[in-house]
RNA sequence: AGUUGAAAAAGGUAAACUGCCCGAAAGGGCAGGACGCAAAGUUUUGGGUCUAAGGUUUGUAAACAAAACACAAUCUUUUUAUCACUGACAUGUAUUACAGACUAUGACUGCCAGACUACCGGC
Numbered sequence: 001a002g003u004u005g006a007a008a009a010a011g012g013u014a015a016a017c018u019g020c021c022c023g024a025a026a027g028g029g030c031a032g033g034a035c036g037c038a039a040a041g042u043u044u045u046g047g048g049u050c051u052a053a054g055g056u057u058u059g060u061a062a063a064c065a066a067a068a069c070a071c072a073a074u075c076u077u078u079u080u081a082u083c084a085c086u087g088a089c090a091u092g093u094a095u096u097a098c099a100g101a102c103u104a105u106g107a108c109u110g111c112c113a114g115a116c117u118a119c120c121g122g123c
Stems, first nucleotide, its partner, number of pairs: 002123004012037002017032006035110001041116003045113003048108003054103009063093003069087002073082002
């Protein structure tokens, strides 16, 4: 220096869970606690997985507007014409609320791999 192993020695770390804090969430920090880990040290470099604040879109409901239509009235021999309030609807707005779908710029290094660093022993 390279490679290999965790048997020993010295150590290191800390899953689930609990409490507090941050976050929209995934998740993270601190303290306790130990399932485990020979890199379960560091790094999002690649893959994979998780979340969906924001964005896009669909549906439903509400709000507003709304021609035709109905009703009252007036005119006319009649057909009809004019046509207020109100009701109502094809439709429109992307305004509000709810539900769904898609999407990282968010997250996971104890998901796998890569890169870098590293104690002890063997070769």

Predicted 3D model of a 123-nucleotide RNA (c-di-GMP-I riboswitch aptamer) from a Candidatus Atribacteria bacterium. The model forms 95% of the base pairs in the Rfam consensus. Its mean pLDDT, the model's own confidence on a scale to 100, is 77. Its Rfam family is "c-di-GMP-I riboswitch aptamer". About the family: GEMM was predicted in a large-scale screen for bacterial structured RNA regulatory elements.